[in-house]
Context: one part of a larger RNA
Molecule: small-subunit ribosomal RNA, 3' minor domain
Organism: Microcoleus vaginatus APE406
RNA sequence: CACCGCCCGUCACACCAUGGAAGUUGGCCACGCCCGAAGUCAUUACUCUAACCUUUCGAGGAGGAGGAUGCCGAAGGCAGGGCUGAUGACUGGGGUGAAGUCGUAACAAGGUAGCCGUACCGGAAGGUGUGGCUGGAUCACCU
Numbered sequence: 001c002a003c004c005g006c007c008c009g010u011c012a013c014a015c016c017a018u019g020g021a022a023g024u025u026g027g028c029c030a031c032g033c034c035c036g037a038a039g040u041c042a043u044u045a046c047u048c049u050a051a052c053c054u055u056u057c058g059a060g061g062a063g064g065a066g067g068a069u070g071c072c073g074a075a076g077g078c079a080g081g082g083c084u085g086a087u088g089a090c091u092g093g094g095g096u097g098a099a100g101u102c103g104u105a106a107c108a109a110g111g112u113a114g115c116c117g118u119a120c121c122g123g124a125a126g127g128u129g130u131g132g133c134u135g136g137a138u139c140a141c142c143u
Stems, first nucleotide, its partner, number of pairs: 003110001005107001008103002011100001013097004018092003023087007032078003039072001041070004046066004052061003113134009
């Protein structure tokens, strides 16, 4: 390798990651309720009891032990909630790919100047309306 140039989007194919999604399935967290082990503590009219006290020698008191009751209380159970992970029919765009399909939007006045905002419309690039910009050529005018 310079217009037989460059280049845009849809579509088709392949691969990659990703968003949404009825749902499915885990993890963590705290709250509510139920049940409530061990154990400490509290109460105790029940039972037992060598040391200490009293004693009429029978026993009584203090203390202790057991039992019972209560508070707290782990694990467990029920229900809802928060955060987070995996998965999920279907679905949305994105990226990459030598080549494929349809057109030709942009780059020259790119053959309707282009671009920006916005509305509507269209297989697609895009088109039209409207407001704006010159980062427009040409012509005319001014310096």